[in-house]
Context: one part of a larger RNA
């Protein structure tokens, strides 16, 4: 490890369904007589779902129905029924509380009134809303309701490929309002010279008319065909109470009646109601006799409720746990729908077909009641809807155009001799309707409700929801939203025994057919453990194919016609086999014979043998870099997916076009609707619809049933390759119309359409499936923040010392000046709180914390910090402004909705074979990430004879490589001319004249050109003949359907074009890759060699051939010495420029008259040449550079000297003896040459190569190629078959046939003597798949023909589930404190309990209250889970108990500020600025009243003891003018006095410790109210009588308007007695000092552009005594485990207290007291 097998987990498959989903039919409104919908109760035990309502899982009455009941719900106790219960129907009583909500209030399920009545004086009943109508009595209305109706407001995204008009759309939303239906409706309608005759729903005109940036898109109506049918009143003209309402009386009722009251002349009743006008009214004429509407007490019919009757086998035999199966015999049937029943039941059970029944109703009939005329004529006269028709403009809305409907504004008719309408307007005629008042069934929509069905799902599907589902559970909140199904036939649900601390869990035993053993049918995978094979540490990994060796297996199902070996026959491709002989080459070898012999894959037959084949596994051996997607181009270090198992993506309508198959055919077909049945593939139904004729804008006008050739197929004929006819087709020609003068042109024209089913595609809709950011709608949100508004709360200590005022000075004053006094400040220091949030860019950064810890920082009387209560809301608010904050969410919040927004973008898209196969171009295009058309593909028709890439030849045009300057334009040097004008120069007096540049013009010389040519190819292309190929098995060419493509890439050529250049771009023109695999190039898209149907043997390409590796250490020569090289090219670098490296090669000159080299000699004279020069002599420079002697020798080639000298050289001569010297080229070679593993020629490794050049001779080697076999494929063929040298790769795509899965129908089969499924194992087919065999499982399943699909997964960061590495890892330690021993309890103790000793807070970690929390509070009993480890512990789990009020708070008043009414706004409201009124609004604002001890396991200012107050009633007594005040009532600093509590010192007393003494540590109390008393400073008052002043403060001040002083009076906190002979306590139960508030009562004094809340209540009025004080809260936690942060979370979160001591300014730090911890659990 890889497989089996036992098992484990886990929960697919399979079968099964009380659910759902869909259609159909019934059916259709509840409610003030209190509804829908909640709350809370309700049960013996009761936590949910269900019933019900205090009469509470029910009570009463009739009906039914029966023997068993007491809901899901099976337990346990109690019970109830034959006096008829459960149970099912009908009718009727109860029916709490909140909810419209209705007596008032309320933060919803609470609390609180008034008024009558009752009454058992506990209380009970009844009533009291608000707006409308009415005289009044009194009546209506409010509110919900699934959807579907009318009305009013009205979006966005979207589409136009952009967007503005459009469009999405009058959709989505929002308001209002009704009903079982809504709505609409009885023509001032339509039509079109005919005619219809309310409206509404269908079909149908029609995708027309028409509207439209006339774009995109939008869009009627009538005629007709159905369903269904229905008409009918007012108002006026005339009359005028003739008329109604309530009480009262008869009647079951409709109705009648008498009286009274009441409405009505601003008019109740009668008439009357229309257009070919009709009514009144006045005067005449004529006729009918019944119709209509209501009402049901009694008679009576029918129809329906619960139920009722209901037929035939429990026959024999087998198998079974069981018979509904098998076999075999029978019966029923107006019932063979169906379910249950121990497996599949007509005859077992419910049932079913058909019958029966009737309370309540409901309909009819009898009965009964109440009402009621028509027609016509004649006369005039009189009525027939007014701010209306209608007309102007503006805007909205329509398909409505100038001609559709509404609305605003501004004009504004007629009156029967009249009006309106006839899609522009006006006149005429014609036609046809009567507006400006109301009513109305049915046919139609919809689906909460009932019942039925189902070619729908079957527990990841079907609703979200088969279960406690709108539940559990997120969320402040609007709102988001699950998961979970089955033992068995019956619980017969494991008695008993044994083990354990055990009601756990084990083992045994027993039930049952089977343990199927309680989340229990089946029981896969993933993953886990265990055994068994195999196999493992000489070795490296796409996991595997293939071949072949080991071991192991082999019960069935498979073969034995087989397997292995031997012989014998026959034998393809190949094989010139070997040995031999003979011949040829230097050789290596090769030629002929032998020999097409031998062998050869394999087929035939015989002998032996007996298993194999197969599976597992593992060795070798060869090849081998996963799948899917995007891509030129992926093993890619591009993306995705851990791993299983279910689920997961081309679907319907419609409309347009094609294909097939069918039916009728110059016709074809229905629609809607009818009918019948069950909802038919029934029978009928031409409205209409295509199609038969077209052209033309339009009026209009209107064509070959063949004139004429050609000729495919086919037929018939021929000796013939013949000829003849020749549908279809073709090609003239005619013809119709349009236009034109014509001539001519377009379009049509010799009849094929229609309908239906499958099916391809097109558009429109979600339109393969997932996927946005966003827009707009209506709501929900200020428990976080922001900011304001009421009302409260905090803020240690210290430091500074403004103003102001006093004393001194000085000064004429104003003033100034020192000191003191004073105590301002967005003053100052501050780790005291609070509040911030500076740095470490410390620390955490799967945190303690989705913002936190530590240090440190800023501020800390003020623009300050903070609690509660309240208000501002989303293109909106808040903002000392950062775009900051508005519940972790902000450059536009959250919820739903519009919505499956739209996506030219990503990613994914499910099984099999067979045929053919592509594009990455070209045009347009706001278009280049897309789309359209064309080329390219593909299928079917057609056509009916040529096609053609190659190869050779002929014609022919061209203007391109190249050339060249003659032409155009650059352009070099030269010489000539010609002149004016030009520039600069010189000469001259000028005038002129030279020189020179520049320009023209010639001539010569040298060069260039994509837009230049006096020339001119190759190659190409046309055409036209020749080979070759294809072609009647149909070429070319058309036609239609359906695509894909529209990012390309390498190569080679033109050495194209750009560009230093590039694995760069970018053209033509070929290939190849894409889309192509094998064999070679070491790997390796495209480079070389080759196009793979499957197998099998053979032969060769490129390329190799020393080993790794198969085949040569081949042959015969030649290079290289650098390991150069061992590379076919391309990319694996290399160059420019050197080499006396070396080998070849060609020329030139020298050379036996003696060369090049080496040696040995000479190298001279003029002259030190001249000049120059301080010198210059061969040798600094300058200018010449001669002569002579020689063999030869420079006015000097180099050294060298100051300048000579000197040493060489050139040149000459000997010696020496044969080549030498120079150039050029070309081969190998070396130098030029620097990276990171020794680190690559694939590797060793290799030197007469195994390297390079050249010639060669052999072998290897591929899916090439040859051959046997087989399969498909196309053609032939009727078939059998038969050809194929010229057929088998494929991506996009196209076309054809198949397999599988669910489900219908019809056939024919399996099955309890095992059927689906799952597990292993065999056989078969090219292949989806298919069949066999075992086991496992316990009841359903298949075949064959056909029908219908929610029909096939490995991928979408895919959904859901489940299980895995990561891992026994990280965490459980880190800031703040710590435990340790012993005893105890238990099965068990580091962790519970005690006790000692230790130890830690302590302006807190103590101790008391909000707010939130809601039983955590106590007890007792447990340890499966929660507790970061354990537990016997617990705030966990289960039982039981616990909150006591007149004096605590709510209640009660207001505040910001809610809410209701009404008035006003709106289209409307549940909306809204306001103002009126009234509500409500604070458990921290005002505010009647109690305090001490005791007491529970748990409450207590609430119980008890005791001792008080308070308010209201009553009763007694007493007293009292009224108005008006007052008071509650209020800022911030800062200061003086007066007290309390508390501390502390001391002494006295008691009590503990200590042997004693010293000495330490501890107590040393007791309320409220009354009574009495002291009690300050203020404020008044009386007396006083003050100035060169006086009196006082902490300070400022005071004062003839009256100071000091003295007296009165008013009086706080507080103190003293007394309550108390009491309580407390074991006992004592006394005093003095000091100090002292931040708290009490009290007086000032500053400051302000700030001036500091309101109302309830009280005060002015007593004494005494009795009742009488309801209701609500009251447990605990209040935080390092009870709130808020998902958590027993280092976070946050308000207020008060002696907050005690010792140091200290101090509430700082430190250390300790009460206390409380020792659980940062």
């Nucleotide at each position: 490890c890889c497989a089996u097998c036992a098992g484990g987990u886990g929960g697919a498959u399979g079968g099964c369904u009380c659910g759902g989903c869909u259609c159909a039919a019934g059916u259709g409104c509840c409610u003030a007589u209190g509804a829908a919908g909640g709350a809370c109760g309700u049960g013996c035990c009761a936590a949910g779902c269900u019933g019900c309502g205090a009469u509470a899982a029910g009570c009463u009455u009739c009906g039914g129905g029966u023997a068993g009941g007491u809901g899901c719900a099976u337990g346990g106790a109690a019970c109830c029924u034959a006096u008829g219960a459960a149970c099912c129907g009908a009718a009727g009583a109860u029916u709490u509380c909140c909810u419209a909500a209705u007596g008032a209030g309320g933060a919803u399920u609470c609390u609180u009134a008034g008024c009558a009545g009752a009454u058992u004086u506990a209380u009970c009943u009844g009533u009291u809303g608000a707006u409308c109508a009415g005289u009044a009595a009194u009546g209506a209305u409010c509110g919900g309701g699934a959807a579907c109706g009318c009305c009013c407001c009205g979006a966005a995204u979207u589409g136009a490929a952009a967007c503005a008009u459009c469009u999405u759309a009058g959709u989505a939303g929002g308001g209002g309002c009704a009903g079982g239906a809504a709505a609409a409706g009885a023509a001032a309608u339509c039509a079109a010279u005919c005619g219809a005759g309310a409206u509404g729903c269908c079909g149908u005109a029609a995708g027309u008319a028409a509207c439209g940036g006339c774009g995109a898109g939008u869009g009627a109506a009538a005629c007709c065909g159905g369903c269904a049918a229905a008409g009918u009143u007012c108002a006026a003209a005339c009359u005028g109470a003739a008329u109604c309402c309530c009480c009262u009386c008869a009647g079951u009722a409709a109705u009648g009646a008498u009286g009274g009251g009441g409405a009505g002349a601003u008019g109740u009743g009668g008439u009357g109601u229309u257009a070919u006008a009709g009514g009144g009214c006045u005067g005449c004429u004529u006729u009918a006799a019944a119709a209509a509407u209501c009402c049901u007490a009694u008679u009576u019919a029918u129809c329906u409720a619960a139920a009722u009757u209901g037929a035939a086998c429990u026959u024999g035999a087998c198998u079974g746990g069981a018979a509904u199966g098998u076999c075999a015999g029978a019966c029923c049937a107006u019932a063979g729908a169906g379910u249950g029943u121990g497996a599949u039941a007509g005859u077992c059970a419910c049932g079913u077909a058909a019958a029966u029944g009737u309370g309540a109703g409901a309909u009819g009939a009898a009965g009964g009641a109440u009402u009621u005329g028509g027609a016509g004529c004649a006369u005039g006269c009189c009525c027939u809807g007014a701010g209306u028709a209608c007309c102007g403009u503006g805007c909205g809305u329509u398909g409505g155009a100038u001609a559709u409907c509404g609305c605003g504004c501004g004009g504004g008719a007629a009156u029967u001799u009249g009006g309106g309408a006839g899609g522009c307007a006006c006149c005429a005629a014609c036609u046809u309707c009567c507006a400006a008042a109301a009513c109305u069934a049915a046919a139609u929509a919809c689906a909460u409700c009932u019942u039925g069905a189902g070619a729908c799902c079957g527990a990841u599907a079907g609703u979200g929801a088969a279960a406690u589902a709108g539940u559990a559970g997120g969320g402040u909140g609007a709102c988001c939203a699950a998961a979970c199904g089955c033992u068995g036939a019956a619980a017969a649900g494991u008695a008993c025994c044994c083990u354990c601390a055990g009601a756990a869990g084990g083992g045994g035993u027993g039930u049952g057919a089977a343990a199927a053993g309680u989340g229990u049918c089946u029981g896969a995978a993933a993953c886990c453990u265990g055994a068994u094979g195999g196999u493992g540490a000489u070795a490296g990994a796409g996991c595997g194919a293939u071949a072949u060796g080991g071991c192991a297996u082999c019960a069935a199902a498979g073969g034995a016609u087989c397997u292995u070996u031997c012989a014998u026959a026959c034998g393809a491709a190949g094989g010139a086999a070997a040995a031999a002989a003979u011949u040829c080459g230097c050789g290596a070898g090769a030629a002929u014979u032998u020999a097409g012999u031998a062998c050869g894959a394999g087929u035939a037959u015989g002998a032996a043998u007996g298993c194999c084949a197969g599976u597992g596994u593992u060795g070798u051996a060869u090849c081998g870099u996963a799948c899917g997607u995007u891509u030129u181009g992926a093993a890619g270090a591009a993306c995705g997916g851990g791993c299983c198992a279910g689920g997961g993506a081309g679907u319907g309508u419609a409309u347009u076009u094609g294909a097939a198959u069918g039916g009728c055919g110059a016709g074809g077909c229905u629609a809607a609707c009818u009918u019948u049945a069950a909802a038919a593939c029934u029978a009928g139904g031409a409205a209409g619809c295509c199609g038969a004729a077209g052209c033309g804008a339009a009026a209009g006008c209107a064509a070959c049933a063949u004139g004429c050739g050609c000729g495919c197929a086919a037929a018939a004929u021929u000796u013939a390759u013949u000829u003849u006819u020749g549908a279809g087709g073709c090609g003239c020609g005619g013809c119709g119309u349009a236009u034109a003068c014509a001539a001519g042109u377009g379009c049509g024209u010799g009849g094929a359409g229609u309908c239906a089913u499958u099916u391809g595609a097109u558009u429109a809709c979600g339109a393969c499936c997932c996927g946005a950011a966003g827009c707009c709608a209506g709501g929900c949100g200020a428990u976080c923040u922001a900011g304001g508004c009421g009302u409260g709360g905090g803020c240690a200590g210290g430091u500074u010392g403004a103003a102001g005022c006093g004393u001194g000075g000085c000064g004429a004053a104003a003033g100034c000046u020192a000191c003191g006094u004073g105590g301002a400040g967005g003053a100052c220091c501050g780790c005291a709180a609070g509040c911030g949030g500076u740095a470490u860019u410390g620390a955490u950064c799967u945190g303690c914390a989705a913002a936190u810890c530590a240090u440190u920082c800023g501020u800390g009387u003020g623009a300050c910090c903070u609690g509660u209560g309240u208000c501002u809301a989303g293109g909106g608010g808040u903002g000392a402004a950062a775009g900051u904050c508005c519940a972790a969410u902000c450059u536009a919040g959250c919820c739903u909705g519009g919505c499956a927004u739209c996506a030219g973008c990503u990613g994914g898209u499910u099984c099999c074979u067979u045929c053919c196969g592509a594009a990455a171009c070209a045009u347009g295009u706001c278009g280049u990430a897309g789309c359209a058309u064309g080329a390219c593909c593909u299928a079917a028709u057609u056509g009916g004879a040529g096609a053609u890439a190659g190869u050779c030849g002929g014609u022919g045009g061209a203007g391109u490589a190249g050339a060249g300057c003659a032409c155009u334009g650059a352009u070099u040097g030269g010489g000539a001319a010609a002149u004016c004008c030009g520039g600069g120069g010189g000469a001259g007096a000028a005038a002129u004249c030279c020189c020179u540049c520049a320009c023209u013009u010639c001539c010569u010389u040298g060069u260039c050109a994509a837009a230049c040519u006096c020339c001119a190819a190759a190659c190409a292309c046309a055409c036209c003949g020749u080979c070759g190929u294809c072609u009647g098995a149909g070429a070319a060419g058309a036609u239609u359907g359906g695509a894909g493509u529209c990012c390309g890439g390498g190569c080679u050529a033109c050495u194209g074009g750009g560009g230093u250049a590039a694995g760069c771009u970018u053209g033509u023109a070929g290939u190849c890759c894409g889309u192509a695999a094998g064999g070679g190039a070491g790997a390796a898209a495209a480079c070389c060699c080759a196009g793979a149907c499957u197998g099998u043997g053979g032969u060769u390409a490129a390329g190799g051939u020393c080993c790794c590796c198969a085949a040569g250490u081949g042959u015969c020569g030649a290079c290289u010495a650098a390991g150069u090289g061992u590379u076919a090219a391309u990319a694996c670098u290399a160059a420019a420029g050197g080499g006396u490296g070396u080998c070849a090669u060609a020329a030139g000159c020298c050379c036996c008259a003696g060369a090049c080299a080496a040696c040995u000699g000479g190298a001279a004279g003029g002259u030190u040449a001249g000049c120059u020069u301080a010198g210059a002599a061969g040798c600094a420079g300058c200018u010449a550079u001669c002569c002579u002697u020689u063999a030869a020798a420079g006015a000097g080639u180099g050294c060298g000297u100051a300048a000579c000298a000197g040493c060489c050289c050139a040149c000459c001569a000997g010696u020496c003896g044969a080549g030498g010297u120079u150039u050029a080229u070309g081969g190998c070679c070396c130098c030029g040459a620097a990276a990171a593993u020794u680190g690559a020629c694939g590797g060793g490794g290799c030197u007469a190569a195994a390297g390079u050049c050249g010639a060669c001779c052999a072998c290897c080697g591929a899916u090439a190629c040859c051959a046997c076999a087989g399969a498909g494929u196309a053609u032939u063929g009727a078939a059998a078959a038969a050809u194929a040298a010229u057929c088998u790769c494929g991506u996009a795509g196209g076309a054809a046939g198949g397999c599988g899965u669910u489900u219908c129908g019809c056939u024919c089969g399996g099955g309890c003597a095992g059927a689906a499924g799952c597990u292993g194992g065999g056989a078969c087919u090219u292949g989806a798949g298919u069949u066999c065999c075992a086991g496992u499982g316990g009841a359903c399943c298949g075949u064959g023909c056909g029908g219908a699909a929610a029909c096939g997964a490995a991928a979408a960061u895919c959904c859901u589930g489940g299980u895995a590495a990561u891992a026994g890892u990280a965490a459980c330690a880190g800031c703040a404190a710590a435990g340790u021993u012993a005893g105890g309890u238990g099965a068990g103790a580091a962790u519970c309990c005690u006790a000692a000793c230790c130890g830690c807070c302590g302006a807190a970690g103590g101790g008391g209250c909000c707010a939130g929390g809601u039983u955590u509070c106590c007890u007792c009993g447990g340890c499966a889970a929660u507790g970061a480890u354990u537990a016997u512990c617990a705030g966990c789990c289960g039982a039981g108990g616990g909150u006591u009020a007149g004096u605590c708070g709510g209640u009660c008043c207001u505040a910001a500020g809610u809410u209701g009414u009404a008035c006003c706004g709106u289209a409307a409201u549940u909306c809204g600025a306001g103002u009126a009124c009234a509500u409500c609004g604070a458990a921290a604002g005002g505010g009647a009243a109690a305090c001490a001890g005791g007491u529970u396991a748990a409450u207590a200012u609430u119980c008890c003891u005791g001792u008080a107050c308070c308010a209201u009633u009553u009763a007694a007594c007493a007293a009292u003018a009224a108005a008006a005040g007052c008071u509650g009532a209020c800022g911030c600093u800062u200061u003086g006095g007066g007290g309390c509590a508390g501390g502390u010192c001391g002494a006295g007393c008691a009590g503990u410790g200590u042997c004693g003494u010293c000495g330490c540590a501890c107590u040393g109390u007791u309320u409220a109210a009354g009574c009495a008393u002291a009690g300050a400073a203020u404020a008044u008052c009386g007396u006083g009588g003050a100035g060169a002043g006086c009196c006082g403060u902490a300070a400022u001040g005071g004062c003839g308007a009256g100071a000091a002083g003295c007296g009165a009076g008013u009086a706080a906190a507080u103190g003293u007695g007394u309550u108390a002979u009491g309580a407390c306590g074991a006992a004592a139960g006394u005093c003095g000092g000091c100090u002292g508030c931040a708290c009490c009562c009290u007086a000032g004094a500053g400051c302000c552009c700030g001036u500091g809340a309101a109302a309830a209540g009280g005060c002015a009025a007593g004494u005494u005594a009795a009742a009488u004080g309801u209701c609500c809260g009251u447990a605990c936690c209040g935080a390092g485990a009870a709130c808020u942060g998902a958590c027993a979370c280092u976070g946050g979160u308000g207020c008060c207290c002696c907050u005690a001591g010792c140091u200290g300014a101090a509430a700082a730090g430190g250390c300790u007291a009460a206390g409380g911890c020792g659980u940062g659990u």